[in-house]
Small-subunit ribosomal RNA from an uncultured bacterium, 1460 nucleotides, folded computationally.
RNA sequence: AGAGUUUGAUCCUGGCUCAGAGCGAACGCUAGCGGCAGGCCUAACACAUGCAAGUCGAGCGUCACCCUUCGGGGUGGAGCGGCGAACGGGUGAGUAACACGUAGGUAACGUACCCUCUGGAGGGGAAUACCCCGAGGAAACUCGGAUCAAUGCCCCAUAUGUCCGCAAGGAUGAAAGAUUUAUCGCCAGAGGAUCGGCCUGCGGCCCAUUAUUUAAUCCUAGUUGGUGAGGUAACGGCUCACCAAGGGUACGAUGGGUAGCUGGUCUGAGAGGACGAUCAGCCACACUGGAACUGAGACACGUUUCAGACUCCUACGGGAGGCAGCAGUUGGGAAUUAUCGACAAUUGACGAAAGCUGAUCAAGCACGCGGCGUGGGUGAUGAAGUCUUCGGGUAGUAAAGCCCUGUCGGGAGGGACGAUACUGACGGUACCUCCCAAGAAAGCACCGGCUAACUCCGUGCCAGCAGCGCGGUAUACGGAGGGUGCAAGCGUUGCUCGGAAUUACUGGGCGUAAAGCGUACGCAGGCGGUCUGAAAAGUCGGGUGUGAAAGCCCCAGGCUCAACCUGGGAACUGCAUCCGAAACUGCCAGACUUGAGUUCGGGAGAGGGAAGUGGAAUUCCUGGUGUAGAGGUGAAAUUCGUUGAUAUCAGGAGGAACACCGGCGGCGAAAGCGGCUUCCUGGCCCGAUACUGACGCUCAUGUACGAAAGCGUGGGGAGCAAACAGGAUUAGAUACCCUGGUAGUCCACGCCGUAAACGAUGAGUGCUAGAUGUUGGAGGUAUUCACCCCUUCAGUGUCGAAGCUAACGCAUUAAGCACUCCGCCUGGGGAGUACGGCCGCAAGGUUAAAACUCAAAGGAAUUGACGGGGGCCCGCACAAGCGGUGGAGUAUGUGGUUUAAUUCGACGCAACGCGCAGAACCUUACCCAGUCUUGACAUCCAAGGAACCUGUAUGAAAGUACGGGGUGCCCCCUCACGGGGGAGCCUUGAGACAGGUGCUGCAUGGCUGUCGUCAGCUCGUGUCGUGAGAUGUUCGGUUAAGUCCGGCAACGAGCGCAACCCCUGUUGUUAGUUGCCAGCACUUCGGGUGGGCACUCUAACGAGACUCCCGGUGAUAAGCCGGCGGAAGAUGGGGAUGACGUCAAGUCCUCAUGGCCUUUAUGAUUGGGGCUACACACGUACUACAAUGGCGAUUACAGAGGGCAGCAAGACGGCAAAGUGGAGCCAAUCCCAAAAAAAUCGCCUCAGUUCGGAUUGGAGUCUGCAACUCGACUCCAUGAAGUCGGAAUCGCUAGUAAUCGCGGAUCAGCAUGCCGCGGUGAAUACGUUCCCGGGCCUUGUACACACCGCCCGUCACACCACGAAAGUUGGUUGGACCCAAAGUCGUUGAUCUAACCCUUCGGGGAAGAAGGCGCCUACGGUCUGGUCGAUGAUUGGGGUGAAGUCGUAACAAGGUAACC
Repeated sequence: AGAGUUUGAUCCUGGCUCAGAGCGAACGCUAGCGGCAGGCCUAACACAUGCAAGUCGAGCGUCACCCUUCGGGGUGGAGCGGCGAACGGGUGAGUAACACGUAGGUAACGUACCCUCUGGAGGGGAAUACCCCGAGGAAACUCGGAUCAAUGCCCCAUAUGUCCGCAAGGAUGAAAGAUUUAUCGCCAGAGGAUCGGCCUGCGGCCCAUUAUUUAAUCCUAGUUGGUGAGGUAACGGCUCACCAAGGGUACGAUGGGUAGCUGGUCUGAGAGGACGAUCAGCCACACUGGAACUGAGACACGUUUCAGACUCCUACGGGAGGCAGCAGUUGGGAAUUAUCGACAAUUGACGAAAGCUGAUCAAGCACGCGGCGUGGGUGAUGAAGUCUUCGGGUAGUAAAGCCCUGUCGGGAGGGACGAUACUGACGGUACCUCCCAAGAAAGCACCGGCUAACUCCGUGCCAGCAGCGCGGUAUACGGAGGGUGCAAGCGUUGCUCGGAAUUACUGGGCGUAAAGCGUACGCAGGCGGUCUGAAAAGUCGGGUGUGAAAGCCCCAGGCUCAACCUGGGAACUGCAUCCGAAACUGCCAGACUUGAGUUCGGGAGAGGGAAGUGGAAUUCCUGGUGUAGAGGUGAAAUUCGUUGAUAUCAGGAGGAACACCGGCGGCGAAAGCGGCUUCCUGGCCCGAUACUGACGCUCAUGUACGAAAGCGUGGGGAGCAAACAGGAUUAGAUACCCUGGUAGUCCACGCCGUAAACGAUGAGUGCUAGAUGUUGGAGGUAUUCACCCCUUCAGUGUCGAAGCUAACGCAUUAAGCACUCCGCCUGGGGAGUACGGCCGCAAGGUUAAAACUCAAAGGAAUUGACGGGGGCCCGCACAAGCGGUGGAGUAUGUGGUUUAAUUCGACGCAACGCGCAGAACCUUACCCAGUCUUGACAUCCAAGGAACCUGUAUGAAAGUACGGGGUGCCCCCUCACGGGGGAGCCUUGAGACAGGUGCUGCAUGGCUGUCGUCAGCUCGUGUCGUGAGAUGUUCGGUUAAGUCCGGCAACGAGCGCAACCCCUGUUGUUAGUUGCCAGCACUUCGGGUGGGCACUCUAACGAGACUCCCGGUGAUAAGCCGGCGGAAGAUGGGGAUGACGUCAAGUCCUCAUGGCCUUUAUGAUUGGGGCUACACACGUACUACAAUGGCGAUUACAGAGGGCAGCAAGACGGCAAAGUGGAGCCAAUCCCAAAAAAAUCGCCUCAGUUCGGAUUGGAGUCUGCAACUCGACUCCAUGAAGUCGGAAUCGCUAGUAAUCGCGGAUCAGCAUGCCGCGGUGAAUACGUUCCCGGGCCUUGUACACACCGCCCGUCACACCACGAAAGUUGGUUGGACCCAAAGUCGUUGAUCUAACCCUUCGGGGAAGAAGGCGCCUACGGUCUGGUCGAUGAUUGGGGUGAAGUCGUAACAAGGUAACC
């Protein structure tokens, strides 16, 4: 620091996502050790049990026990009394507040204990708890009587103080002792310290869909203020009485939601953002709500009281309780610990002290941070595993083995600091020493890209993963091997910040991506020209105080290091205050003229309002002429017209709009404004003088204007025209087209307030090259005018430099460079919708969300493709012609059906007489049946045997069983017999393996088809562009051609085109057998023979044609047109030749091949069957339907081929197929071989025929082991359909179509098919409008799987969230009222009462109490509002969903341009 993801690709905009860091975490897998720190985030839910606040006998009187030297001492219990219990500890419910933070104030206050100082402590009195007696009660506890003590209580005295008073003076008003005799206490006052109370400035959350916009309207009645009183420690409406009517609020009152605040923590470069666990400060709370007492301090967590809910005890009468203290329990939850130890240390309370303390210390549980270890060295046989291209790689020095060490672990011993005296929970812990032994100690996640790390197996859009996306044979799922990363942890999930400049202060935008209000005026607000002075609010500098500690950062130190801890520093960017500076901003004062305005003189204009007026046209009415149509359309019809239309003439009526001029001309803020005249009126421009002296700009809220449509009232209504009606079109046509036609359009008045209200561009000011139109002024030159030219101001257009922009484009009329102010935007959809508010008569407008859902939506440009876009061009593409197909019969292929099987493949063109150049067996892959299992075929090994020939039995055959004959070739040894080895072959055996026409052509190679023999497809360098890309290849000509020429930011090149190759057309040379025969000779008359090579021909090499020549045209080019010559003329004709690529085109069944499957079978073999089936449908052919013909007879003329398991002549017999026989020929020699159509003659005469030949019967021939299923041919007989073929459709442009026959491959046999060959031999092409296909350029695009594209809406179904809804129900809150506990206060107090006073001693007074009453008031209740939720039959739209239904609205001119 970035990356992935929108596209075919690109740039941009923009969202989503990832990599980082962090956590009080949880979950999964795993786990060796010790250190430090943390640990209910949820139910402020409920709590069993134990403990958490006591202490003091040196305040007091007692009781019990123990000891005693009898003097006394000690311990303990309850009680009175003192101090403490308001601290410490917990929690975060409430609280948006002076609660918190910070800085101040308090002359408006308090402060126990502590410190300092001053003064004092004299005299008296009455009670009471405990105890004792009695009573009640289940208990808790309570009551009565008697007696007694104090540092408890009371009185008197004294008095610094306090109060009153000017003063004198007056009033009030304190104390406590204990004892070891030295201290500790006590009272009053002053001061300090500490801790608090109260007040104030400033700061820190969200919602205006919480506000009739400055106040009568929103909030507020103790509310705001005053006077007086009460109350408080203290000021104060704190409370009360009276008076006044104030106070708060757009700089956000009030209301609602949420929330403890801070130091800080996390993140971040920072600014910020999020958070507020642990630690520290403050606040609030203590079952819920209210209240007070005591006290220095509380309205009190372990106090009291009342009410409520809940739990418990009960003898039913009544009582008890409050873990948000420490442990612990239930519950909730994804989730959070021990009912441990100790007061040893630190701290706190009391105490003189010992003593108490779940504060605290300390320990258990990977929740985190940091540290250590799980061994080190050597060691190759390179193991298993795994992958493999079979060579090897990896595992891997890894292991084992040998040597070593001892962190940790185990055992033993010693043993702290924490405590300088007693006292150690931790703890026999840390640490040290010795001994033992590698011994007990590694996992988790990931490995498609981002992102480090790759293979095998399994699965097969399943199972699963998943941020993008993988999975239909996977480096993405699951397992394994290997690897990568971290490591006692590792991952996942959640949350926060970051990346995100994606709320932009730092640091963004608004023409088209989201975004400029429709326009103007204008209050508040913001901003504001030049100069001088003054002052110092902002600003800047310095000082002081504060900014707690901890934390962060730096330095140093302590635990072996680190984490951690300790000390010091820095910092805390802040606030307050003091001093200073005066440039800038603001304030104040004075001045100025350039901004702004005023004045004078001119000027243009559809600027606005009102009144009047004019002609053309449409329609209607009246009349005339006139007759059958008119009108309308793509074509029609509805419609009008013989009751006279249309047409035409004349007259009249009425309404609306103003042709030409008229112009990217003018005016206006915009909307908008157009005949002419008059009146009223706004603004603008130019020129000039003087004046005012910043008077300015912008503008939230507000106000005004605001097209069309629409609404209300009243008019008007010619034309046009929603709705509506009819006619057409159509599958439908609620549309487009036509005929009609009402609102409306027009006027007046009043509403509405919106438009793609657009320049999709807010207003203002200044600055920054030009060129060229045009409108309105002014000036100048010239020559008086006009014109022209120049300068200048104000508008309005076009082009363009710099600059800007994602690009397109903008460019002095900015989208450039700057400033000021306003408005607006923050992914798409949901949605400009719902709810609420406001406005409106309504329609509706305005303000304006969320749930949910997607990973995109979008802008500009690029390359393609496409268009019922455009231009140019080509092709048997159409047209012009000729002949066919589609109808019949047959053949053949396919589909379908059938079948045991009818093997498989091929499916628009580009499958279908295709693979198949030939299925009776074989082929053959299919079916049935019979057999074989190292196999029919290959290699290796072993044994035997030559090979080979042959018989019998059985069987359908394959085969099985039993035999017979036979011993070769080469080499070595050997005299020989014989033996051994080898090559090839056969048999047997074992296993490695063979085999597969089994699957995948969507894993592949190769080959092929197709666009298309179309003219295209690209590259290098350069240039242009941010880039995809462009240029070149476009353009002007031309061509069959990207063929060539010219031009050009291109210059060149490659694959294609053409040419080179083959055949053919002319000719020359060479050669002359098997070919040929002109002349000569012979002849059986056949080039047969001699002879010859002239000709034909054969087959090799040449020549020839190149737009060469001429004329015209073109640009003087390329070329085109015509002509000469020529066998051939414009690539002469034909063939071979097929660019980059497209179709996941075809083929795993030619072959090859990855993977998968099979292995006594999916392999091999044999017999038989099937591929030949047959209601039917389609393709391709053959033969026909006849007279341009058929039949019979006669008679000509080819080319190219084939032939030895072959072609076969002549001859003979057969009607024939064919047979017999075998001359000749390995072929320019012989044979197949007859060419046929044609020609000549004859018959047939228009019929289902002398056409046509299917079908069937009979008889044969040939091939072949074998013609039944299932061959071909022959003869005799039979003689079907068919009389030229609907819609539709195919081929062909010259030796072509058509027609005629011939040959060949395959092949034993089998062709109407295929591949070739020649014979005869046409017609037509005006032309490119249309159909189809293609090429180039251009244009539009929402397409890119590329129009067989994309895509919209209703309906149906499922699911989801939301709105409305008669209502129902709950929370919260307001108002009015009722009841009113406890309690303070007030009042009363006839009853009661020890202290003081008086007394006649009976009592009375003062003071107080119970009780009563009153104010206030919690809980509760009634009525009525607000608000927020939940739910609700039904209903509304929305979203999502697999291949549903209906149409085709949009994207191309999207087939009616689209849109608001």
Its mean pLDDT, the model's own confidence on a scale to 100, is 83. The sequence is in RNAcentral, with records from ENA, Greengenes and SILVA.